[in-house]
Context: one part of a larger RNA
RNA sequence: GGAUGAACGCUGGCGGCGUGCUUAACACAUGCAAGUCUAACGGUUUCUCCCGCAUGAAGCUUCGGCCGAUUGCGGGUUGAGAAAGUGGCGAACUGGUGAGUAACACAUGGGUAACCUACCCCUCGGAUUGGGAUAACAGCUCGAAAGGGCUGCUAAUACAGAUAUGCUCACAGAGCCGCAUGGCUCGGUGAGGAAAGGCGGCCUCUGCUUGCAAGCGGCCACCGAGGGAGGGGCCUGUGGCCCAUUAGCUAGUUGGCGGGGUAACGGCCCACCAAGGCUACGAUGGGUAGCUGGUCUGAGAGGGCGACCAGCCACAUUGGGACUGAGAUACGGCCCAGACUCCUACGGGAGGCAGCAGUGAGGAAUUUUCCGCAAUGGACGAAAGUCUGACGGAGCGACGCCGCGUGGGUGAUGAAGGUCUUCGGAUCGUAAAGCCCUGUCGGGGGGGAAGAACCCCGUCGUAGUUAAUAGCUGCGACGGCUGACGGUACCCCCUAUAGGAAGCGCCGGCCAACUACGUGCCAGCAGCCGCGGUAAUACGUAGGGCGCAAGCGUUAUCC
Numbered sequence: 001g002g003a004u005g006a007a008c009g010c011u012g013g014c015g016g017c018g019u020g021c022u023u024a025a026c027a028c029a030u031g032c033a034a035g036u037c038u039a040a041c042g043g044u045u046u047c048u049c050c051c052g053c054a055u056g057a058a059g060c061u062u063c064g065g066c067c068g069a070u071u072g073c074g075g076g077u078u079g080a081g082a083a084a085g086u087g088g089c090g091a092a093c094u095g096g097u098g099a100g101u102a103a104c105a106c107a108u109g110g111g112u113a114a115c116c117u118a119c120c121c122c123u124c125g126g127a128u129u130g131g132g133a134u135a136a137c138a139g140c141u142c143g144a145a146a147g148g149g150c151u152g153c154u155a156a157u158a159c160a161g162a163u164a165u166g167c168u169c170a171c172a173g174a175g176c177c178g179c180a181u182g183g184c185u186c187g188g189u190g191a192g193g194a195a196a197g198g199c200g201g202c203c204u205c206u207g208c209u210u211g212c213a214a215g216c217g218g219c220c221a222c223c224g225a226g227g228g229a230g231g232g233g234c235c236u237g238u239g240g241c242c243c244a245u246u247a248g249c250u251a252g253u254u255g256g257c258g259g260g261g262u263a264a265c266g267g268c269c270c271a272c273c274a275a276g277g278c279u280a281c282g283a284u285g286g287g288u289a290g291c292u293g294g295u296c297u298g299a300g301a302g303g304g305c306g307a308c309c310a311g312c313c314a315c316a317u318u319g320g321g322a323c324u325g326a327g328a329u330a331c332g333g334c335c336c337a338g339a340c341u342c343c344u345a346c347g348g349g350a351g352g353c354a355g356c357a358g359u360g361a362g363g364a365a366u367u368u369u370c371c372g373c374a375a376u377g378g379a380c381g382a383a384a385g386u387c388u389g390a391c392g393g394a395g396c397g398a399c400g401c402c403g404c405g406u407g408g409g410u411g412a413u414g415a416a417g418g419u420c421u422u423c424g425g426a427u428c429g430u431a432a433a434g435c436c437c438u439g440u441c442g443g444g445g446g447g448g449a450a451g452a453a454c455c456c457c458g459u460c461g462u463a464g465u466u467a468a469u470a471g472c473u474g475c476g477a478c479g480g481c482u483g484a485c486g487g488u489a490c491c492c493c494c495u496a497u498a499g500g501a502a503g504c505g506c507c508g509g510c511c512a513a514c515u516a517c518g519u520g521c522c523a524g525c526a527g528c529c530g531c532g533g534u535a536a537u538a539c540g541u542a543g544g545g546c547g548c549a550a551g552c553g554u555u556a557u558c559c
Stems, first nucleotide, its partner, number of pairs: 001559004006555005013404006019397002021362001026360003030357003035089003040086002044082004049076006059066002096315003106239007115232003120228007128161002131159001137152006167192005173186005197220003201216002206213003241287003248278003253275004258270003290312004294305004317338005340351004368394001370393003376390001377388004407437004417428004441500001442495006451485001456480010503548005508529003514543005524531002
């Protein structure tokens, strides 16, 4: 000199963009942060619609009734909603933190002939039988609660059974190939293993019959196989901290054979056998630490750091465990144990902010219990849409960077006043006043965005499917709908006797800027050298000056 997620002191006008618990991975009140689908399914309930029965106001009446408001009950293949349940998909993403980890954790380059992959895309093929249950519900019942138990009923894209070209496995075989184990292809025998429907439309074919269906057709789902994309698992070369005042370490240890296990190789695990394996090119032990892209500094080489953003890893009160699933460190899942907190009828229960806000504590120190799903992205859904503290925004903090302003011109009786003085004057100083202007920012008023284009709806056109000018699907045109921020940005006008907006540090040398007074080795200063003991440019104050400026200094840390 540069830099910082900074803090502290004094000061503080506006805006934009960033950024904000570095400490206690300390404890957490409260709210929200993961749901969605009724176009998978049955039921409960509210409203609506339809039908039937009862009631029967007003009106009319030929006195027989007619009409039928209102209300109640029952039923239903109308429509809309609510709250649960079965079922599906998601909840393994997103978001947080850096405790642990010196390790194939990370970075980079390879390997997998040792592997997996839901949803998505492409291709081929297929979708059979209706069989038995069970929640919800009803009844009974236990418990303070959390939560259960028994009996009975019912549905499905839940569960079960059949079939198997292809698929997997076993057995023996043929061909081709390679990189040790081996890989690919072909046919044979045996064994194992699938599926589900839903919603619109139509009558060409089939059935009944004239409109519906088990028929046809469309869309979305379903099953098997192959391929792709994207995502992962495992192995491996190389690379990146300190201590030798840590020199030896190791029994599942090192290897083999056989097995188990896994998607998969492997002491990953097990039985048996052998006695190996690592190490001064630093094993083992100890300390420290998430790693990287990057970032700071530096001419570079190098050194420091790893906040924000991005990739990977690890963790989710502490420790352990499995379940489900295509996939699990399963943060807002389960079980067990520990600590802690809360409820309790003392029998027993409930909980986990290192999600967003917020609270206490710790600390030099770090924000709102805000708005919105309008955009982007995600989950579900045919869609409308719902959910989304991801995200988009606003708020607070000069914490940082950047921009703007606090006025411009003119103005010498060099005013008054301050300070100094050799008493002549010098200086603050064109500075002020005065005169002439301007109108940024702020304040007030008016106008007022872009971010929006989809999705969807309507009209039209076109192509495909088809028996079809139904439908459905694709494409296109036009119109319509949707904004949290926000009445914000921006523009215009007004305001004006320029009015509301400057401080901080320093002035002995290093280092730019000097005098006076006070003090008298006192009070004090100080980064180093050093100042102060009666003329102190070094302390304090004043005037003046120098340097930066909405900041300026100090402290800490790095180069």